Background:
The part of an RNA shown here (large-subunit ribosomal RNA, domain IV) has 328 nucleotides and comes from Vischeria cf. polyphem. The coordinates come from a structure-prediction model, not an experiment, and the mean pLDDT is 86. It is recorded under the gene name rnl. The organism belongs to Vischeria, within Eukaryota. The RNAcentral record of the full RNA draws on ENA.
Context: one part of a larger RNA
C1' cells in the first nucleotide's frame, strides 16, 4: 500500500445522487401509549423508570408422618465497583406522499418491482357422448365432476361509483329477396370410312356455407370536436350562431410514475429548495373494469422531512492482525 477489525478532541449529514457504510436501539418486569381504523388493528406505537451480591420478614405453591427443606413472588435494610441484562445473542423511532390492498411469486448466474399471483367483480361459450384441450386413429384428460359445474378473455381487497357512442372492426341473430362452386339438369351445336353408335361443346331451370342487406352487442376491438359573436371599465363569457361527426369526455382527479413550454403560479417548510407537500387549472397529450377516485393494515418498493446517532465528512490520525515489497 491492500484486505478485515479497533479507538478518536470539538462539530454532527457540513459527505453523497441518496445517511451508501458505520454509529446507534437491543433482553426481561414495571408503566406509558397519538392520528387514523375495515374496531381486528395502530403498538414492542412513541416516551419513562428498574434489574448485581448480601440479610430479614411476608404471601403462595411443592415435597416430609412431623421438625423441617425447597420455588417463586414482593416489602424491608444493607454491601462493593467507573459500569449490575457488566460477555455473547439481541428491534433505532417518527412524520409525509406515490404505487400495488394483503400472506405470496419471478429474470438458478448484474433486475425482487409499481411486473406477476391473488380473494373479489363482469362478460362470454357449454344441456353432457358437454364446451374445450390432446392424438392419424382407438382413445384420453375435462370428470367417476353436470351451469353453486366446467372452459375462455378482461380486472384485481374493501368503500363510492363506473358516464355517451353501434358509424368502423369484431362476435351473435334474422330468414324474404340478390349474389355465388361442384352437383343436377340437357334446349341447342359440333367431330366421325356413314352411325339406333362413340365422342366434344354446352343456353335455360336447379342448388350450401359465406358476402352484401338488416338488426343487436362497447366490464366486445376501440372512440368520446373546430371557428365565432356576446354583459353599465377591463377580464371573462351562463348566453347565441354556424360547420363537421357514431358521439363530441359525464362523475372525479389533475404541473401527476400522465405538463412540452417549466425551476408554470401561489403558500409550506430551509438562511437559502430544479426536490417534497397544500392549492389553482392555462389537461403539448387524464378520466371512468385497456377500470376511475378514495382507502386502515401490509412492503429488504419509491419520494421528501425529522429526533437519536455517528470517522460519511470538516481533516486525518494512531493502534491491532493478515498479505504485499525487500536477502531479510
Nucleotide at each position: 500500500u491492500u484486505a478485515u477489525g479497533g479507538u478518536a478532541a470539538a462539530g454532527g449529514a457540513a459527505c453523497u445522487c441518496g445517511g451508501c457504510a458505520a454509529a446507534a436501539u437491543g433482553a426481561c418486569u414495571c408503566u406509558g401509549u397519538a392520528a387514523c381504523u375495515u374496531c381486528g388493528g395502530g403498538a414492542g406505537a412513541a416516551g419513562g423508570a428498574g434489574u448485581a451480591a448480601c440479610u430479614a420478614a411476608a404471601a403462595a405453591g411443592g415435597a416430609g408422618g412431623a421438625a423441617u427443606c425447597u420455588u417463586u413472588u414482593u416489602u424491608a435494610g444493607u454491601u462493593g465497583g467507573c459500569a449490575c441484562a457488566a460477555a455473547a445473542u439481541c428491534g433505532g423511532g417518527g412524520g409525509u406522499a406515490g404505487c400495488g390492498a394483503c400472506u405470496g411469486u419471478u429474470u438458478a448466474c448484474u433486475a425482487a418491482a409499481a411486473a406477476c399471483a391473488c380473494a373479489g367483480g363482469u362478460c362470454u361459450c357449454u344441456g353432457c357422448u358437454a364446451a374445450u384441450u390432446c392424438g392419424u386413429a382407438a382413445g384420453a384428460a375435462g370428470a367417476u365432476g353436470u351451469a353453486u359445474a366446467g372452459g375462455g378473455a378482461c380486472u384485481g381487497a374493501c368503500a363510492c361509483c363506473u358516464g355517451c357512442c353501434c358509424g368502423g372492426u369484431g362476435c351473435u341473430g334474422c330468414a324474404a329477396g340478390a349474389u355465388u362452386a361442384a352437383g343436377g339438369g340437357g334446349a341447342g351445336a359440333g367431330g366421325u370410312u356413314u352411325a339406333g353408335g362413340c365422342u366434344u361443346c354446352a343456353a335455360a331451370c336447379u342448388u350450401a356455407a359465406g358476402u352484401a342487406c338488416c338488426a343487436g352487442u362497447a366490464a366486445a376491438c376501440g372512440g368520446c370536436g373546430g371557428c365565432u359573436g356576446u354583459a353599465a371599465c377591463u377580464c371573462u363569457g351562463a348566453c347565441g350562431g354556424u360547420c363537421c361527426a357514431a358521439a363530441g369526455g359525464u362523475a372525479g382527479c389533475g404541473a401527476a410514475a400522465u405538463u412540452c413550454c417549466u425551476u408554470g403560479u401561489c403558500g409550506g417548510g430551509u438562511a437559502a429548495g430544479u426536490u417534497c407537500c397544500g392549492a389553482c387549472c392555462u389537461g403539448c397529450a387524464u378520466g371512468a373494469a385497456u377500470g376511475g377516485u378514495g382507502u386502515a393494515a401490509c412492503g429488504a418498493c419509491u419520494u421528501c422531512c425529522u429526533c437519536g446517532c455517528u470517522g460519511u465528512c470538516u481533516c486525518u490520525a494512531c493502534c491491532a492482525u493478515a498479505a504485499c515489497c525487500u536477502u531479510u